RNA sequence: UUUUGUAAAAGGCACACCUGCCGAAAGGCAGGGUCGCAAAGCCACCGGUCUAAGGGUCUACCUAUGACAGCGGGGUUGCCAGG
Numbered sequence: 001u002u003u004u005g006u007a008a009a010a011g012g013c014a015c016a017c018c019u020g021c022c023g024a025a026a027g028g029c030a031g032g033g034u035c036g037c038a039a040a041g042c043c044a045c046c047g048g049u050c051u052a053a054g055g056g057u058c059u060a061c062c063u064a065u066g067a068c069a070g071c072g073g074g075g076u077u078g079c080c081a082g083g
Stems, first nucleotide, its partner, number of pairs: 002083004012037002017032006035070001041076003045073003048068003054063003
C1' cells in the first nucleotide's frame, strides 16, 4: 500500500420501548435501554423510502424546499487482527 473479517483482545455505536425537549409531520436531540453493527464514523451525489406545513388544487390526490447514512450504491476518514 492492498485485501480479508475465521478466532481473540482493547475500546466504540445503540433497534424496539420508556421519559423530557424541539418539530405541522416524517423525524431529531438528551437520558435510560441493548435488537443488533467491522464502518451502525462522516457526506443526501444516484436510486429508494417516509412526511406534506406551504403551494397546486379542492371529497381526494399531487408536490420537498423537510427527513432517513441502522434500505442499496457511491465518496471520504478510521480501530484491532490475519493474508
c-di-GMP-I riboswitch aptamer from a Gammaproteobacteria bacterium, 83 nucleotides, folded computationally.
The source organism's lineage runs through Bacteria, Pseudomonadati, Pseudomonadota and Gammaproteobacteria.
Of the family's consensus pairs, 95% are formed in the model.